[in-house]
């Protein structure tokens, strides 16, 4: 002191002004209800209280880390009952954690980085199918282009005249060696062979059993045994396991109001048509005449669901951790043509500008210094500070100009992904450098 | 709010057991034909297959994320 990796927090502060959305407390006017009084005994007048409105005042809350994609799991609501099979979809090491998950913590294997740490849709390809372009001889029950070896014909050629026999052909054998390829059926060596080949052996890498041993477990470790050496791909089909009724607050309940079932179609009425929101069977239950689909009509108000809940905040124990136990204290938007802002000052942070000031480069340059020339006091090449000049770093001061992010609730909740100027704080790691 | 679809030339659309150079109408340039123009013939350009990452040897296709488009939906008789 540069390079980094891993957690976390904040994400504008204070003050006026003026406005929006809710509650509460109080007042004023209206209307409603009523205990009760009043006389003139009515369809009558007064009325405290209580309940709605309205218009004032005063007070008190009012976005988020993602409210957002809506990808998951859940409360919650309805569908009488959510019972069985195929379809279908999710999901994929192990064990916890949790209301639940496809999340989340520890850990195992695998990949990557000197490290810190970081990726993994991580089940099964010795259970079947497919599919592997191009290139290449061969790509899946492997393959002889090239090369290497044999036999056998046989051409120049030798030479002891019937044999040898480069080159050449034919027939075989080999997976060492060359080439293609993303992928060519383990590696090194040694024997062994005509050449060669796990053919044989050692060792080594895997991989299946079988024993001991750590560990709940994934799995990790030693040891023996088998020459077993098995291509990839399952985000292809599929197999295995484990989980999944359906719809979503537009659920669904209650008030109000306004209109025309005139009309076409199709099936059904003594065995059943058709419903029960799901692709579809089977079960269950409804349904004794009507039911489904077209076309039309009317209403676009209110209340309730609707925010105190797996809830925040702090301490304390328990767990490595994700969490959990216990205690103590808070009440934290409820809009619906959808509130939760705007405006000004001053702070805060950042970027530019502009002034001084320290550094470092680069350039130009007297003298003097070095080395050459000679015409011997000049001429050339070099060398090169200060300073000036362009240029960059890096500090301070105040002016001056700009910016301050992604973005908003819509029933609630856990959780993931994606966006976000800018700024803090922790803990580590790795190179240099100094004590 | 919710619940589904989709994205390929300038426009409208094809393309899948993943495969060697991604096609076709229309549009547009050039050339010819015509006296000229329209039409017709040739002939040529033009693609981030929507964008980022995975899986695979290999992606337009499979699988996840984003972003933009679209489309449905409520009572009552």
């Nucleotide at each position: 002191a540069g390079a980094g990796u891993g957690a976390u927090c904040c994400g504008g502060g204070u003050g006026g002004u003026c406005g929006c959305u809710u509650c509460c407390u109080u007042a004023u006017c209206a209307g409603g209800u009523c205990a009760g009084g009043g006389c003139c005994u009515g369809u009558c007048c007064c009325g405290a209280g209580c309940c709605u409105g309205u218009c004032g005042a005063g007070g008190g809350a009012g976005a988020g880390g993602a409210a957002a994609g809506u990808c998951c799991g859940a409360g919650c609501a309805c569908c009488g009952c959510a019972g069985g099979g195929u379809a279908g979809g999710a999901u994929g090491g192990u064990c916890c954690g949790u209301a639940a998950c496809g999340c989340g913590g520890a850990c195992c294997g695998g990949g990557g980085g000197u490290g810190a740490c970081c990726c993994c849709a991580g089940g099964g390809a010795a259970a079947g199918u497919g599919c592997c372009a191009c290139a290449g001889a061969g790509a899946g029950c492997a393959g002889a282009c090239c090369g290497c070896c044999c036999a056998c014909c046989g051409u120049a050629g030798c030479c002891u005249u019937g044999g040898c026999g480069a080159a050449g052909g034919u027939g075989g054998g080999u997976a060492a060696g060359g080439g293609u390829g993303a992928a060519a059926g383990g590696g090194u060596g040694a024997g062994g062979u005509a050449a060669g080949a796990g053919c044989u052996c050692a060792c080594c890498a895997g991989u299946g059993c079988c024993g001991g041993u750590g560990g709940c477990g994934a799995c990790g470790u030693c040891g023996g045994c088998a020459g077993c050496u098995a291509g990839g791909u399952a985000a292809a089909c599929c197999c295995c396991a484990u989980c999944c009724g359906g719809u979503g607050c537009a659920a669904g309940g209650c008030c109000a109001a306004a209109u025309a079932g005139a009309g076409g179609a199709a099936u059904g009425u003594u065995a059943g048509a058709g419903g029960g929101u799901g692709a579809c069977c089977c079960g269950c239950c409804c349904g004794a005449a009507g039911u489904u689909c077209c076309c039309g009509g009317g209403u676009a108000g209110g209340c309730c669901g609707c925010u105190a809940g797996a809830g925040g905040u702090c301490g304390g124990c328990g767990g490595c951790a994700a969490c959990g136990c216990c205690g103590a204290u808070c009440c934290c938007a409820g809009a619906u043509g959808a509130a939760u802002g705007a405006c000004c000052a001053c702070c805060a942070c950042u970027c530019a500008u502009u002034u001084c000031g320290c550094c470092g480069a680069a350039g130009u340059u007297a003298a003097a210094g070095u080395g050459g020339g000679c015409u011997u006091g000049c001429c050339c090449a070099c060398c090169g500070a200060a300073g000036c000049c362009u240029u960059g770093g890096c500090g301070a001061a105040g002016g001056u100009g700009g910016g301050u992010a992604c973005a908003g609730a819509a029933c609630u909740c856990g959780g993931c992904u994606u966006a976000c100027a800018g700024g803090g704080u922790c803990a580590c790691u790795c190179u240099g450098c100094g004590u | 709010g919710g619940g589904c679809g989709g994205c390929u030339a300038g426009c409208u659309c094809a393309g899948u057991u993943g495969g060697u150079u991604a096609g076709a109408g229309u549009g547009c340039c050039u050339g010819c034909u015509c006296g000229a123009c329209a039409u017709g013939c040739a002939g040529g350009a033009g693609g981030u297959c929507a964008c980022a990452g995975g899986u695979u040897c290999g992606a337009u296709u499979c699988c996840c994320g984003u972003g933009c488009c679209g489309c449905c939906c409520a009572c009552c008789a």
The prediction has a mean pLDDT of 76. Two RNAs folded together computationally: RNase P RNA and transfer RNA, 512 nucleotides in total. It holds a member of the Rfam family "Bacterial RNase P class A". Rfam classes the family as a ribozyme. Rfam links the family to the GO terms dimeric ribonuclease P complex, tRNA processing and ribonuclease P activity.